[in-house]
This record gives sequence, C1' cells and structure tokens, in this order.
RNA sequence: CGGGGCGUAGCUCAGUUUGGCUAGAGUGCUGCGUUCGGGACGCAGAAGUCGACAGUUCAAAUCUGUCCGCCCCGA
Repeated sequence: CGGGGCGUAGCUCAGUUUGGCUAGAGUGCUGCGUUCGGGACGCAGAAGUCGACAGUUCAAAUCUGUCCGCCCCGA
C1' cells in the first nucleotide's frame, strides 16, 4: 500500500438477510425472599447516545460515504 472481517449493557454475544412493535439474551451487579449465615434457587431492578460524523428515507443498530480502533491475508 491492497483485500477481507469485526465494533451493540461491566463481560460474552444475538438482532443486519427482507429498514418499521418499547433494542434483546446469558453472565455479572443491586435490592428483596429463602437460610443460623453463605452458596444455590426464586422475584424485582438498574445498566445501551448500537465505534464517530454526515447522507438517503415518513422512519436507520440495519442502507450509502468518510474517518477511528482491533484482527487476519497478500505485497
């Protein structure tokens, strides 16, 4: 320098195919119940500008462009 992949909750990841219901799951965290206490289990809750900016659209995590970060391949 060229090509490809990834970026969504603290962490690991779905969701993108075919734009549209309030953005989800597991784990972790907080509170409560249970227990002599803890663990396990049950119930409830908090936690997300969906990497950034711009564009298209009635509507964008999803489509387009540029940029940033990480990984792989080639030179």